[in-house]
This record gives sequence, C1' cells and structure tokens, in this order.
RNA sequence: CGCUUAUCAAGAAAGGCAGAGGGAAAUGGCCCGAUGAAGCCUUGACAACCUGUUUCCUGCGGUAACGCAGGAAGUAAGGUGCCAAAUCCAGCCCGUAAAAGGGAUAGAUAAGUC
Repeated sequence: CGCUUAUCAAGAAAGGCAGAGGGAAAUGGCCCGAUGAAGCCUUGACAACCUGUUUCCUGCGGUAACGCAGGAAGUAAGGUGCCAAAUCCAGCCCGUAAAAGGGAUAGAUAAGUC
C1' cells in the first nucleotide's frame, strides 16, 4: 500500500519554539488564523478499538481451589487514536418547487489479514 469488519451529529487545551497559512481531495460555499496558521516539543485532558485488570451472569471441566469459552458492567496500567465547527457543508445517485431526508463514493481511526 491492498483486502475484511466495526465506528465516525458525543467528548476533550495549556505552555514553549516557529512565522503564514489552515480546515484530506478539482470546484463552490462557509469558517479558523498576527489576540499567531501549518509544523515540532513538553505537559495535560478526552475516548474506550485492542491488550491487561475487577465484578457479575451463563455453559463446560473439576471433590474443591480453580480453569476454559461466551456475555454484561466497570477501570484506564500498556498499544493506538484524538483534543474548532457533523468527516465543517455541498459535490455522485434517489428525493424536493426549493429545502429537509436517505444512500453511494472517498476519507479517518481501530482490530484482523496477505
């Protein structure tokens, strides 16, 4: 990089360096930005996908202690992720007078896989 599955309207910022852009993508819109963008560093938070761990339930094994499998709830130690706005909105299809609404594509993240 590719493939599979799940999720994407919730949530969460301070400091330092830096110095003009940024919000993935043609385009359109709307925003953020010298009261400091991107990027880098430090610290802190948020979340709960995987691992760990705790409690409970079910099944199986066991005399028992307990073990294994599945499920529910919790925790936040480890691996990631993330900390303006719905993935900022639209874009393609359906739908509509126009909207609303639904879906697809693309993207992001996690887990797995060659």

A computed fold for a 114-nucleotide RNA from Flavihumibacter sp. UBA7668, annotated as SAM riboswitch aptamer (S box leader). The prediction has a mean pLDDT of 85.